[in-house]
Annotation
The part of an RNA shown here (large-subunit ribosomal RNA, domain IV) has 363 nucleotides and comes from a metagenome.
Context: one part of a larger RNA
RNA sequence: CCCUCGUUAAGGAACUCGGCAAACUAGCCCUGUAACUUCGGAAGAAGGGGUGCCCUUGUCUGUGACGCGACUUGCUCGCCGAGCAGAUGGGGGCCGCAGUGAAAGGGCGGGAGCGACUGUUUUACCAAAAACACAGGUCUCUGCAAAGACGCGAGUCAAUGUAUAGGGGCUGACGCCUGUCCGGUGCCAUACGGUUAAGGGGAGGGGUCAUGCCACAGCAAUGUGGCGGCAGCUCUGAACCGAAGCCUUGGUGAACGACGGCUCUAACCAAGAGAGUCCUAUGGUAGCGAGAUUCCUCGUCGGAUAAUACCCGACCCGCACGAAAGGCGUAACGAUUCCUGCGCUGUCUCAACGAGGGACUCG
Numbered sequence: 001c002c003c004u005c006g007u008u009a010a011g012g013a014a015c016u017c018g019g020c021a022a023a024c025u026a027g028c029c030c031u032g033u034a035a036c037u038u039c040g041g042a043a044g045a046a047g048g049g050g051u052g053c054c055c056u057u058g059u060c061u062g063u064g065a066c067g068c069g070a071c072u073u074g075c076u077c078g079c080c081g082a083g084c085a086g087a088u089g090g091g092g093g094c095c096g097c098a099g100u101g102a103a104a105g106g107g108c109g110g111g112a113g114c115g116a117c118u119g120u121u122u123u124a125c126c127a128a129a130a131a132c133a134c135a136g137g138u139c140u141c142u143g144c145a146a147a148g149a150c151g152c153g154a155g156u157c158a159a160u161g162u163a164u165a166g167g168g169g170c171u172g173a174c175g176c177c178u179g180u181c182c183g184g185u186g187c188c189a190u191a192c193g194g195u196u197a198a199g200g201g202g203a204g205g206g207g208u209c210a211u212g213c214c215a216c217a218g219c220a221a222u223g224u225g226g227c228g229g230c231a232g233c234u235c236u237g238a239a240c241c242g243a244a245g246c247c248u249u250g251g252u253g254a255a256c257g258a259c260g261g262c263u264c265u266a267a268c269c270a271a272g273a274g275a276g277u278c279c280u281a282u283g284g285u286a287g288c289g290a291g292a293u294u295c296c297u298c299g300u301c302g303g304a305u306a307a308u309a310c311c312c313g314a315c316c317c318g319c320a321c322g323a324a325a326g327g328c329g330u331a332a333c334g335a336u337u338c339c340u341g342c343g344c345u346g347u348c349u350c351a352a353c354g355a356g357g358g359a360c361u362c363g
Stems, first nucleotide, its partner, number of pairs: 001358008010349002014347001019344001027051005036041001038173001052094012067079004071074001095099001107342007114334002119132001121131001136171007148157003174329004179259003184256002186252004193247003199241002204236005212227006260278005287321001288318001299315005
């Protein structure tokens, strides 16, 4: 010097990102207990007192000896209630610094954010949370040989269930609520009409080609070249018929989503109830707001401090909140996050001493 412990004058968070760590508190009994609240809680709130041993004296409970009485003479019943044990009071006394004398064994309060809550839930090995789940809400699919899922299939799950059921999406207790837009996308519906595949259809065209015709060569048979072209085979192929889909026409937001700009204006200034104009499917309602969201920004004002970039309360100029990717509240809850007070302390001012184990020397 390091590790693990113990104690510490005075101060008491001045330490530090942050009271991290440590300390305080602690059992049981009595007393007492606020805001708020979903009336259950909050609550062990907070706060205060007691706690050992000895003597004595009550009360209650359990057990029940001896004795007495009764008769039905029994392992009987009734009365009495000693002794012992336990519980709980009163009075007096004793000792120590200290009586839950060791060990074990909540520190507490106030204000905010987030999530309602409990949670074998989660990043096995840097994150346990505000993430996930959750009861509740809502939309949607599914009529049973269900939808959905697994399997090539037989088949299986769903379910030995049947719409008060099952699957999927979103939201996330509860309270008050959940505004406008259907132009785009999706979904649902869609009489007529437009477009449209395979297929049907087969007008027409092409190739090949018998007979035929023409030219040339040859005495002829025949050969060569060309023209036209039936049937068959073959290639191609218009009109027309032809489903869903798409177009068309409507609906639909707790479907994907979206929810403006400029100019002017009231007798100080400023601001602008209001007016005008452009664009749009509609131009953000309630509530909240420098917020887990605010760049400018340590915004401005107030509170708290000697001093506060944090915190709390307001304001609203919301760079870039906003209503089930829910909005705003909310008792209770949280190994959650932030701010603050009391208590307490070697966290610190500032270090000291002690114990054990290392380090060091020898082996």